[in-house]
């Protein structure tokens, strides 16, 4: 140097193929109930504009185009 993959809350992760409005669960925080205390249970609160930029469209996490970071071929 070439072709793929992957990139979403603190971590994980679903949605992306087929664009449609409020972005999903887990787990982690954190308040309450509960209980003699813990845990565990059960309720509820915050927390990511979807790697960045730009384009297409009424509408883009999701389509097209750049670069950035991580992986596997490949030479």
């Nucleotide at each position: 140097g070439a072709u793929c993959c992957u990139g979403u809350g603190g971590u994980c992760u679903a949605g992306u193929c087929u664009g449609g409005a409020u972005a999903u669960g887990a787990u982690g925080a954190u308040a309450g109930c509960c209980u003699c205390c813990u845990a565990a249970g059960c309720u509820g609160u915050a927390g990511a504009u979807c790697g960045c930029g730009a384009g297409u469209u009424c509408g883009a996490a999701u389509c097209u185009c750049g670069c950035c970071a991580g992986g596997a071929u490949c030479g």
The prediction has a mean pLDDT of 82. The RNA shown here (transfer RNA) has 75 nucleotides and comes from a Nanobdellota archaeon. Its Rfam family is "tRNA". Its family is annotated with triplet codon-amino acid adaptor activity in the Gene Ontology. Rfam classes the family as a transfer RNA. Lineage of the source: Archaea > Nanobdellati > Nanobdellota.